[in-house]
Molecule: c-di-GMP-I riboswitch aptamer
Organism: Paenibacillus sambharensis
C1' cells in the first nucleotide's frame, strides 16, 4: 500500500408506514420506527426511472373552466454504472 473478503469488535445508516413542514408534483427535510445494507458515505458525470408548475398542441364546454397528449429548467444515489473519501481486521 493494493485487491479481495465480512467473520472479530466498536458500530454506522435507515425500506416500508406514521406524524410534522415544504412543494404543483415527482420528492426533500425533521421526528418516530427497523426490511434490510460492507459503501444504504458524498457526488446527477451516463443510461434508466418519476412529476408536468410553466411552454406546446388537441378535445369538451361556452366565455374562460375542464380534460387528454408532449416536454425538465424539476428530482430519483435504497435502480445500475462511473468518480472521490472511508473504521476494525482476515486472506
Nucleotide at each position: 500500500u493494493c485487491g479481495u473478503c465480512a467473520a472479530c469488535a466498536g458500530g454506522g445508516c435507515a425500506c416500508a408506514c406514521c406524524c410534522g413542514u415544504u412543494g404543483a408534483a415527482a420528492g426533500a427535510c425533521g421526528g418516530g420506527g427497523u426490511c434490510g445494507c460492507a459503501a444504504a458515505g458524498c457526488u446527477a458525470c451516463g443510461g434508466g426511472c418519476c412529476u408536468a408548475a410553466g411552454g406546446a398542441g388537441g378535445a369538451u364546454a361556452u366565455c374562460u373552466a375542464u380534460c387528454c397528449u408532449c416536454u425538465a429548467u424539476g428530482g430519483c444515489a435504497g435502480c445500475c454504472g462511473g468518480g472521490c473519501c472511508g473504521c476494525c481486521g482476515g486472506c